[in-house]
RNA sequence: GGGCAGUUAGCUCAGCGGGAGAGCAUUCGCCUCACACGCGAAGGGUCACAGGUUCAAUCCCUGUACUGCCCA
Numbered sequence: 001g002g003g004c005a006g007u008u009a010g011c012u013c014a015g016c017g018g019g020a021g022a023g024c025a026u027u028c029g030c031c032u033c034a035c036a037c038g039c040g041a042a043g044g045g046u047c048a049c050a051g052g053u054u055c056a057a058u059c060c061c062u063g064u065a066c067u068g069c070c071c072a
Base pairs, nucleotide, nucleotide: 001071002070003069004068005067006066007065010024011023012022013021018055026042027041028040029039030038048064049063050062051061052060
């Protein structure tokens, strides 16, 4: 330098045009003499950044940044 994959909640990840979600973690409640476990609820997100397409973009297109793998 070229190619491929990835970037979504504190962490690990799903979602692939119209509702932003799960598990774990955090907080609160129930349970318990108490703690743990279990059950229930709540908070938490500029969907890496910018531009474009579209009535509508996490999703499609282009560029950029970062991470990993491969080739030279």

Transfer RNA from an Elusimicrobiota bacterium, 72 nucleotides, folded computationally.